A computed fold for a 92-nucleotide RNA from a Propionibacteriales bacterium, annotated as Glycine riboswitch aptamer. Of the family's consensus pairs, 89% are formed in the model.

RNA sequence: AAGGGUCGCACGGGAGAGUCCGACCGUCGCGCCGGCGCCGAAGGGGCAAAUCCUCCCCGGAACCUCUCAGGCCACCGGACCGUGCGUACCGG
Repeated sequence: AAGGGUCGCACGGGAGAGUCCGACCGUCGCGCCGGCGCCGAAGGGGCAAAUCCUCCCCGGAACCUCUCAGGCCACCGGACCGUGCGUACCGG
């Protein structure tokens, strides 16, 4: 110096499930309220083994699970992935 990791930002990709039923509105966005049925990849909650000389306690992940929240036309959002950049950090 290059490459790598973490973090932040930008751009791109990005699934699932009713544009169901009823009422109201009229600003046409199908809005808002109620009902039933669903989805899980924002967020949130939960847990196993490994882990130890042995035992007990604590800790112990997720795209697993629960569906509180959120979502079920489009828009927005969206875990995660890719590329680039850096006001940074690690490392070298």